[in-house]
RNA sequence: GGCUAGAUAGCUCAGCUGGUUAGAGCACAGCACUCAUAAUGCUGGGGUCGGCGGUUCAAGUCCGCCUCUAGCUACCA
Numbered sequence: 001g002g003c004u005a006g007a008u009a010g011c012u013c014a015g016c017u018g019g020u021u022a023g024a025g026c027a028c029a030g031c032a033c034u035c036a037u038a039a040u041g042c043u044g045g046g047g048u049c050g051g052c053g054g055u056u057c058a059a060g061u062c063c064g065c066c067u068c069u070a071g072c073u074a075c076c077a
Base pairs, nucleotide, nucleotide: 001073002072003071004070005069006068007067010026011025012024013023019057028044029043030042031041032040050066051065052064053063054062
């Protein structure tokens, strides 16, 4: 350099063939329970969906370029 996969909440990950409010588990905060803690239950907060641009009535999802991560591979010395 080329190819492939990936980037979505603090962490690990879903999200089909674009469709109008973006989700789960864990974590975090509050409440209940307890002498207290843990566990458990209930409630809640938390998101530029990697960046820019494009297509579209509508983009996390499609297209282009770029950045980063992982793997494979080629060349020079």